[in-house]
RNA sequence: ACUUCAAGGCAGGGUUAAUUUCCCUACCGGCGGUAUAGUCCGCAAGCCCUACGGGGUUGAUUCGGUGAAAUUCCGAAACCGACGGUAAAGUCCGGAUGGAAGAAGU
Numbered sequence: 001a002c003u004u005c006a007a008g009g010c011a012g013g014g015u016u017a018a019u020u021u022c023c024c025u026a027c028c029g030g031c032g033g034u035a036u037a038g039u040c041c042g043c044a045a046g047c048c049c050u051a052c053g054g055g056g057u058u059g060a061u062u063c064g065g066u067g068a069a070a071u072u073c074c075g076a077a078a079c080c081g082a083c084g085g086u087a088a089a090g091u092c093c094g095g096a097u098g099g100a101a102g103a104a105g106u
Stems, first nucleotide, its partner, number of pairs: 001106005012024003026091002028081002030043004038079002046057004061077005083094003
C1' cells in the first nucleotide's frame, strides 16, 4: 500500500380495538488491555456542535470461594443498553448494500 472479515437477542403466557413496545416470564453481550470482563481501564459505533480541520458527550456489580495474581475463573444474587418510526422497544422496522474500533492475509 492493497484485499477480506468485523453484533447478538421476545420462545411461552396475560391485558388491549391495537403491543415481539405495557405486565409475568424468556433471551442477548462489538474491539484492544489485563488471570479468561456487557458492568475495571481504554476504544468504536451512536448522539450533540462545527469556521468541516475538528471538538464535546456516552449505560450498568456486589458478596462468598480458589489462587502468587481474577470487580475477568467458580458459586450466588443484581444491574445496563444511542437515534428515528410505531401502543411506550436492548431484542421489530429504518438510516445501514452505511460506518468503524480492530482482526487476518498478500